[in-house]
RNA sequence: AGGGGCGUAGCUCAGUUGGCAGAGCAACGGCCUCCAAAGCCGUUGGCCGGAGGUUCGAGUCCUCCCGCCCCUGCCA
Numbered sequence: 001a002g003g004g005g006c007g008u009a010g011c012u013c014a015g016u017u018g019g020c021a022g023a024g025c026a027a028c029g030g031c032c033u034c035c036a037a038a039g040c041c042g043u044u045g046g047c048c049g050g051a052g053g054u055u056c057g058a059g060u061c062c063u064c065c066c067g068c069c070c071c072u073g074c075c076a
Stems, first nucleotide, its partner, number of pairs: 001072007010025004019056001027043005049065005
């Protein structure tokens, strides 16, 4: 340099045909317990990597950019 994949909650990841952004774990509160763990109930937590475009409507489609990973190549 070229090609491919990925980017969504603190972490790991879903998100169907474009139509209300979710789960598990973690954190916090409560129940239980002599206390704690486990278990059960609940709550908080989001610029969907960034910018622009298409559309009545974008996490989803298009363009550019950024970051990470893989493959190929170049220089030393």
Molecule: transfer RNA
Organism: Deltaproteobacteria bacterium CG_4_9_14_3_um_filter_63_12